This is a predicted structure of a 77-nucleotide RNA (transfer RNA) from Hymenobacter aranciens. The coordinates come from a structure-prediction model, not an experiment, and the mean pLDDT is 80. Its Rfam family is "tRNA". Rfam classes the family as a transfer RNA. The sequence was found in a public genome assembly. The organism belongs to Hymenobacter, within Bacteria.

This record gives sequence, structure tokens and C1' cells, in this order.
RNA sequence: GCCUCGUUAGCUCAGCUGGAUAGAGCAUCCGCCUUCUAAGCGGACGGUCAGGGGUUCGAGUCCCUUACGGGGUACCA
Repeated sequence: GCCUCGUUAGCUCAGCUGGAUAGAGCAUCCGCCUUCUAAGCGGACGGUCAGGGGUUCGAGUCCCUUACGGGGUACCA
């Protein structure tokens, strides 16, 4: 350089054949429970869906591009 996969909440990850409001677990905070802590239970908070552009009535999802990361591969007289 080329090919391929990925980027979604603080972390780890779902998200179907494009369809209304993007979810889960953990963490954090509050409450319940408990003599106390932990555990357990309930709730709350938390998102420019990596950036930009395009297609579409409608995009996390499809297309192009840029950036970053993983894997593979070629060249190096």
C1' cells in the first nucleotide's frame, strides 16, 4: 500500500429485512432490607450511535469519505 472486521452510556456489549421513543449488564447516585458493611431488591442518572457528506417519506442500520483500532496480505533491488 491492498483486503477485511470494528467504532452505540464512564466500562463491556446488544440493536432483526431501514420504521415512531436507542436498550442490557456492570459502575455511580437515591431508597428498601440489615445492628453495621457486603450481598440482595427497587428506582434514578447517563447517548453529537467516531467526524463529515449522500440516498430515502424515514438511517444506529444502506452508500461514499476521513480518523482511530483489531486481523490478514504484498513489496523493500